[in-house]
C1' cells in the first nucleotide's frame, strides 16, 4: 500500500427493494407499598459517522472521508 465489514437514543442491538425510525435495558413522573425493591402505566431521549452526488424524496442507492475489527502484501 490494498481488500472487506462496521459505524441508528446513554449501552446492546433492530429496521422495509426508497415515502416523517423502532425494541430490550438505562432514565424521568405517576400508580401500587408503612418505605424501599419489584411490578404497572404514561413519558422523555436521534442532524441514522462526515462531506458530496442521483431521485419529487435517501437511514436506505453510488462517490469520498474518518473510526473500529479483519484479511492481504
Nucleotide at each position: 500500500g490494498c481488500u472487506g465489514u462496521u459505524a441508528u437514543a446513554g449501552c446492546a442491538c433492530a429496521g422495509a427493494u426508497g415515502g416523517u425510525a423502532g425494541u430490550g435495558c438505562a432514565c424521568u413522573a405517576c400508580a401500587u407499598u408503612g418505605g424501599u425493591a419489584g411490578u404497572g402505566u404514561a413519558g422523555a431521549g436521534g442532524u441514522c459517522a462526515c462531506g458530496g452526488g442521483u431521485u419529487c424524496g435517501a437511514u436506505u442507492c453510488c462517490c469520498g472521508u474518518u473510526a473500529a475489527c479483519a484479511g492481504c502484501u
Source information: This is a predicted structure of a 73-nucleotide RNA (transfer RNA) from Candidatus Parepulonipiscium sp. PG-Nuni2H_MBin01. Rfam family: tRNA. Its family is annotated with triplet codon-amino acid adaptor activity in the Gene Ontology. The sequence was found in a public genome assembly. Taxonomically the source falls in Candidatus Parepulonipiscium (Bacteria, Bacillota, Lachnospirales, Lachnospiraceae).